[in-house]
Context: one part of a larger RNA
């Protein structure tokens, strides 16, 4: 190749869009690349397979038939394809609605710091217990006032939103999106996605600001045989803002995306609906039935029953390493082996 896997044993790309490609909804109609029958042609020799005949047998050997291709005619129409229609799929539209989806300006009130004035006079701060530290050059405290940066107590919540990264004070504008009715409109426009392109948590880079608090690093001071650590006092990047990168995470539900189809309880969100009890639609959970799993455990938000489409595995080390290519300003990322040992 084939066949088997991909929650936890290798093995679902961090997500999204979207080309090529794969596949794809109901009726009709054509008989057409295809594809089925059935008839006819061609198919050098050899070789394959079958029958006969030589030979005791096998090997060979001759003799016919087959097989296999390719081609033409006629039919046949389930699938495919064309085409022409439908409305469940899918999009739109209305009428409502839900949220920490997003940018972007404005703005409040707590607290910490620091500074200035007033108070007040010896401590304070710190930890298992010291000490380094700050204090009569007046500290901690306390009370007004003023600066400036970051963060939004409660409400809140197994809640809500988003594709994922994530999102949380209040206000305004903008911009996206979901969900429910109802069925008015387009008519399969649909699902998947290689390369492709965008988004991407923190920490890192480059240029300009900014710097309250925290705080890698460093600098003291304890512990401690040591102590390049955990405790302590300090304090620089950074964290914040703007723009440009970078492109990884245990980026996790360790579970790819879509569609259908299979038991019951029970809480919650947003809708519609109800005789005031339900009933459905679309999320978020917890128990459970079949079933399924090596167990653990999933179980209508499946890891059950199918289908379609992408990714990715094939023993362990070596190694995500060597080398090459490609992106980066750098850190790196990306793609990714063998030898050799078990």
């Nucleotide at each position: 190749c084939u066949g088997g896997g991909c929650g936890u044993a290798a093995a679902g790309c961090g997500u999204g869009u979207g080309u090529a490609g794969a596949c794809g909804g109901u009726u009709g109609u054509u008989g057409u690349c295809g594809u089925u029958a059935a008839a006819g042609a061609u198919u050098a020799a050899a070789u394959c397979u079958u029958a006969a005949u030589a030979u005791u047998g096998a090997a060979u050997a001759u003799u016919a038939a087959g097989u296999u291709a390719u081609u033409u005619u006629u039919a046949g129409u389930a699938c495919a394809a064309a085409u022409a229609a439908c409305u469940u799929g899918a999009g739109u539209g209305u009428u409502a609605u839900a949220g920490a989806a997003g940018a972007u300006a404005a703005u409040a009130g707590a607290a910490u710091u620091u500074c200035a004035a007033g108070u007040g006079g010896a401590g304070a701060a710190a930890u298992a217990a010291a000490a380094u530290u700050c204090g009569u050059a007046g500290a901690u405290u306390u009370u007004u006032g003023a600066a400036g940066g970051a963060a939004u107590a409660u409400c809140g919540a197994a809640a809500g939103c988003g594709a994922a990264g994530g999102c949380a004070g209040u206000u305004a504008u903008c911009u996206a999106u979901g969900u429910a009715a109802c069925a008015a409109c387009u008519g399969a426009c649909g699902u998947u996605a290689a390369u492709g392109c965008a988004c991407g948590a923190a920490a890192g880079u480059g240029u300009g600001g900014g710097u309250a608090g925290c705080a890698a690093c460093c600098g003291g001071g304890a512990u401690u045989a040591g102590a390049u650590a955990c405790c302590c006092c300090g304090u620089u990047a950074g964290u914040c803002c703007a723009u440009a990168c970078c492109g990884u995470a245990a980026a996790c539900a360790a579970u790819g995306a879509g569609u259908a189809c299979u038991c019951a309880u029970u809480c919650u969100u947003g809708g519609a609906u109800u005789u005031u009890u339900u009933u459905u639609c679309a999320g978020g959970g917890a128990u459970u039935u079949a079933g399924c799993u090596a167990a653990c455990g999933c179980g209508u938000u499946a890891a059950g029953u199918a289908c379609u489409c992408c990714g990715c595995c094939u023993g362990a080390g070596a190694a995500g390493u060597a080398u090459g290519c490609u992106g980066g300003c750098a850190a790196c990322a990306g793609u990714g082996a063998a030898a050799c040992u078990c």
Molecule: small-subunit ribosomal RNA, central domain
Organism: Proteomonas sulcata